[in-house]
RNA sequence: GACCGCGUAGCUCAGUUGGCAGAGCAUCUGCCUUUUAAGCAGAGGGUCCCGCGUUCGAGCCGCGGCGCGGUCA
Numbered sequence: 001g002a003c004c005g006c007g008u009a010g011c012u013c014a015g016u017u018g019g020c021a022g023a024g025c026a027u028c029u030g031c032c033u034u035u036u037a038a039g040c041a042g043a044g045g046g047u048c049c050c051g052c053g054u055u056c057g058a059g060c061c062g063c064g065g066c067g068c069g070g071u072c073a
Base pairs, nucleotide, nucleotide: 001072002071003070004069005068006067007066010025011024012023013022019056027043028042029041030040031039049065050064051063052062053061
């Protein structure tokens, strides 16, 4: 330098048919328990990497950029 993959909650990831942004863990609150842990119930937490475009509507499609990983030279 060329090409491929990935980037979504604090962490690990799903969402690929374009139509309300989700799960598990973690955090907080309550219940339970002599206490802790475990268990049960609930809550909070998001610029979906950035910008532009397409569309009535974009996490998803197109273009450009940034970061990480890989293959080739």

A computed fold for a 73-nucleotide RNA from Ruminococcaceae bacterium OttesenSCG-928-O06, annotated as transfer RNA. The sequence was found in a public genome assembly. Rfam family: tRNA.